[in-house]
Context: one part of a larger RNA
RNA sequence: UUGGGCCUAAAGCGUCCGUAGCCGGCCUAAUAAGUCUCUGGUUAAAUCUCAGGGCUUAACCCUGAGGUGGCCGGAGAUACUGUUAGGCUAGGGGGCGGGAGAGGCCGAGGGUACUUCCGGGGUAGGGGCGAAAUCCUAUAAUCCCGGAAGGACCACCGGUGGCGAAGGCGCUCGGCUGGAACGCGCCCGACGGUGAGGGACGAAAGCUGGGGGAGCAAAGGGGAUUAGAUACCCCCGUAGUCCCAGCCGUAAACGAUGCGGGCUAGGUGUUGGGUUGGCCUCGAGCCAGCCCAGUGCCGCAGCGAAGGCGAUAAGCCCGCCGCCUGGGGAGUACGGCCGCAAGGCUGAAACUU
Numbered sequence: 001u002u003g004g005g006c007c008u009a010a011a012g013c014g015u016c017c018g019u020a021g022c023c024g025g026c027c028u029a030a031u032a033a034g035u036c037u038c039u040g041g042u043u044a045a046a047u048c049u050c051a052g053g054g055c056u057u058a059a060c061c062c063u064g065a066g067g068u069g070g071c072c073g074g075a076g077a078u079a080c081u082g083u084u085a086g087g088c089u090a091g092g093g094g095g096c097g098g099g100a101g102a103g104g105c106c107g108a109g110g111g112u113a114c115u116u117c118c119g120g121g122g123u124a125g126g127g128g129c130g131a132a133a134u135c136c137u138a139u140a141a142u143c144c145c146g147g148a149a150g151g152a153c154c155a156c157c158g159g160u161g162g163c164g165a166a167g168g169c170g171c172u173c174g175g176c177u178g179g180a181a182c183g184c185g186c187c188c189g190a191c192g193g194u195g196a197g198g199g200a201c202g203a204a205a206g207c208u209g210g211g212g213g214a215g216c217a218a219a220g221g222g223g224a225u226u227a228g229a230u231a232c233c234c235c236c237g238u239a240g241u242c243c244c245a246g247c248c249g250u251a252a253a254c255g256a257u258g259c260g261g262g263c264u265a266g267g268u269g270u271u272g273g274g275u276u277g278g279c280c281u282c283g284a285g286c287c288a289g290c291c292c293a294g295u296g297c298c299g300c301a302g303c304g305a306a307g308g309c310g311a312u313a314a315g316c317c318c319g320c321c322g323c324c325u326g327g328g329g330a331g332u333a334c335g336g337c338c339g340c341a342a343g344g345c346u347g348a349a350a351c352u353u
Base pairs, nucleotide, nucleotide: 003325004324005323006322007307008306012321014201015200016199017198021194022193023192025088026087027086028085029084030083031082033081034080035077036076037075038074039073040072041071042070043069048066049065050064051063052062053061054060091191092188093187094186095184096183097182103177104176105175106174107173108172109171110154111153114150115149116148117147118146119145120144121143125136126135162169163168206247207246208245209244210243211242215241216240220236221235222234223233258320259319260318261317262316263315266298267297268296269295270294271293272292273291274290275289276288277287278286279285302309303308326353327352328351335346336345337344338343
């Protein structure tokens, strides 16, 4: 619960696609369903309002008059909404053009470091910490040189840089492939917005099967510290981290800010595209201005409890969805659905304050 809200107080679904529904650009005509006006009927009485009357008054009672509203019918109006028909191009889509990008998937190649092993050199320590010890080392370590193997990762460039719906994406080359911006205004002609259900994607951890395993490292073992030390520090170290196939479906999944559209001062940086002018060692080069799209900072009005937001709004409006309604109990119990499991989604109450 016909209210007020959702950046931080409770509250934006993790993200997108999309069904129903809701909402929907400009012009013309028709229609008259919604809408509006007039009118007829009906809406029992009582009740309600007004006037008058009756009980000494009132409550109460009687008589008369009256309304709004609902439903059904008739006549009319046509601005708006709807419907039908026709047209338009500013929304949306398509086409063409030259560019940008760690967007995705697959394949091939490369690089430094690391670890292990082999060969050579070399000798007594190395490692680690606040200090140590556990640990490694005389079966020759640490260190230096050469070689081999392996797995993971991709320094510098690198940037409040870029791309993606979000999660996320960073060596090079190739193949396949998605999206966006800009320019032209050639084509379609409202084809649009949102989106209950539904579907897809979805970090890390975790799970199943198979592979792989260098480094790191939950658990575990040991050494320290300490009153203790199930920790922080140190030495080891297994799952895991990596790959393939399949699950899981969560997060401070954050801009703690749903999506789309319109309107509302400026200043400054930066990325992509376009355009005008200047310079030019003419190269997709450099500089300046303007336009569009993105991404930052500052800031007027306005907003806000304030912090702050401020054309990337938290301003002013419209459409649609989701969500909140004191704290605890509790994201628990029960039931249902999903999952191999872990658990997820939905989601109370008693009681208490």
Description
Small-subunit ribosomal RNA, central domain from a Candidatus Methanomethylicaceae archaeon, 353 nucleotides, folded computationally. Its mean pLDDT, the model's own confidence on a scale to 100, is 89. The source organism's lineage runs through Archaea, Thermoproteati, Methanosuratincolia, Candidatus Methanomethylicales and Candidatus Methanomethylicaceae. Its Rfam family is "Archaeal small subunit ribosomal RNA". Rfam 15.1 lists 709 matches to the family in 491 species. The RNAcentral record of the full RNA draws on ENA and SILVA.